[in-house]
């Protein structure tokens, strides 16, 4: 060096294929409620420039690239 997958919240997932407009969910974190405390349960907040830049769109996690990081493979 050539192809090829994968990148979404501290972790882990969904939605990419078929573009649609407040990204949703699990765990964990914090408050609160039960509890003698605590766990487990219950009820509630917070936290995401969807790897990064760049282009097509009325409209981009979603298409199309460069680029970066893993990961499989060819040579």
């Nucleotide at each position: 060096g050539g192809g090829c997958c994968u990148g979404u919240a501290g972790c882990c997932u969904a939605g990419u294929c078929u573009g649609g407009a407040u990204a949703g969910g699990g765990c964990g974190g914090c408050c609160g409620g039960c509890u003698u405390c605590g766990g487990a349960c219950c009820g509630g907040c917070a936290g995401g420039u969807c790897g990064u830049g760049g282009g097509u769109u009325c409209a981009a996690a979603u298409c199309c690239u460069g680029c970066c990081a893993g990961g499989c493979u060819c040579g």
Overview
This is a predicted structure of a 75-nucleotide RNA (transfer RNA) from a Candidatus Nanoarchaeia archaeon. It matches the Rfam family "tRNA". Rfam links the family to the GO term triplet codon-amino acid adaptor activity. The family's RNA type in Rfam is transfer RNA. Its mean pLDDT, the model's own confidence on a scale to 100, is 81. NCBI's taxonomy places the organism under Archaea, Nanobdellati, Nanobdellota, Candidatus Nanoarchaeia.